[in-house]
Notes:
A computed fold for a 270-nucleotide part of an RNA from a Deltaproteobacteria bacterium, annotated as large-subunit ribosomal RNA, domain VI. Model confidence (mean pLDDT): 88 of 100. Lineage of the source: Bacteria > Pseudomonadati > Myxococcota > Myxococcia.
Context: one part of a larger RNA
């Protein structure tokens, strides 16, 4: 730009798809049929698995470069305290959310149509005889469907629900143009983001507000903070006190910003 008004929402599925499709062992049946015996089943039912996949973070694990301890060497904050700065995040020990696999749940299940090898009825040609010439059945992890993703630009443009717009005058080659009046629905701009995310694009949200910041409570995490008692000559230890500290987690809460407003999109559409 079509999709013969404009628009939000949920769809149908023509039509694709370098989606998917795997497999083992062990138990029943059954030590049963079948076999002189060794041995040992079709068919049918159940249980655990391997590789592969997808999707997730309860759980184990792993990372977690603005968390929480310890710690060495130097320099600063006048000194002690206490703290910061550099040194691969100086280095160790742990570590929430995110992302992850070694980890958790889940798939390849079942059905049906057409057939391939094969096996088969019925049956001439060629009184027989034959599964074929007519006609008819059976019969695979293959094929077509089922399953799972896209998918109405599928120009045959599809469906189904809600919205929304019901002005005047002039001109005309009857296709329209002008001029005044209006300017919805609904999108976009712009702001606060994040489960999105190079950008854009998705998604939430914008005072009728919990979107992001704070703030408060809580969960986790680290492990017992400074400061002061107390003991001890002192490292040091213990009490105040599961203490101080804290990124991204939940919940609450309008204290900050999300203010004001601007564009487009028209006026009933054979």
């Nucleotide at each position: 730009c079509g999709a013969a008004g404009g628009a939000u929402a949920u769809u149908u599925g023509a039509g694709g798809g370098u989606g998917a499709c795997c497999u083992g062992u062990c138990c029943c049946u059954a030590g049963u049929a079948c076999g002189a015996g060794a041995g040992g089943a079709c068919c049918g039912g159940g249980a655990c698995g391997g590789a592969c996949g997808a999707a997730c973070c309860u759980c184990u694990a792993g990372u977690g470069c603005a968390c929480c301890a310890g710690u060495u060497g130097u320099c600063a904050c006048g000194c002690c305290a206490g703290u910061g700065g550099c040194a691969u995040g100086g280095c160790u020990g742990g570590g929430u959310a995110g992302c992850u696999a070694u980890g958790u749940u889940c798939g390849g299940a079942a059905u049906g149509g057409a057939u391939a090898a094969a096996u088969g009825c019925u049956g001439a040609a060629a009184g027989c005889a034959u599964a074929u010439a007519a006609g008819c059945a059976u019969g695979a992890a293959g094929c077509c469907a089922u399953c799972c993703c896209c998918a109405a630009g599928a120009u045959a443009a599809g469906a189904u629900a809600u919205c929304c717009c019901u002005g005047g005058g002039g001109c005309u080659u009857c296709g329209g143009c002008c001029c005044c009046c209006u300017a919805a629905a609904g999108a976009c701009c712009c702001g606060u983001c994040a489960a999105a995310g190079a950008c854009u694009a998705u998604g939430a949200c914008g005072u009728u507000g919990a979107u992001a910041g704070g703030u408060c409570a809580c969960a986790u995490g680290u492990g017992g903070a400074a400061g002061c008692a107390u003991a001890g000559u002192a490292a040091u230890a213990u009490g105040u006190g599961g203490a101080g500290c804290a990124g991204a987690g939940u919940g609450a809460u309008a204290c900050u910003a999300a203010u004001g407003g601007g564009u487009c999109g028209u006026g009933a559409g054979g």